[in-house]
RNA sequence: GCGCCCGUAGCUCAGCUGGAAAGAGCGUUGGUUUCCGGUACCAAAGGCCGGGGGUUCGAAUCCCUUCGGGCGCA
Numbered sequence: 001g002c003g004c005c006c007g008u009a010g011c012u013c014a015g016c017u018g019g020a021a022a023g024a025g026c027g028u029u030g031g032u033u034u035c036c037g038g039u040a041c042c043a044a045a046g047g048c049c050g051g052g053g054g055u056u057c058g059a060a061u062c063c064c065u066u067c068g069g070g071c072g073c074a
Stems, first nucleotide, its partner, number of pairs: 001073007010026004019057001028044005050066005
């Protein structure tokens, strides 16, 4: 330099063929339980989907560009 893959919550990830309010587990916080802690149960907070632009009635999803990471070739 060229090609491919990945980037979604604090962490690990799902999200089908563009369409409902963007989700799960773990973690965090609060509550119930307990003498206290743990476990268990209940609830809540936390994201403008790496950034920018475009297409579309509508984009995490399609297109362009850019940033970061990984792999291969040279």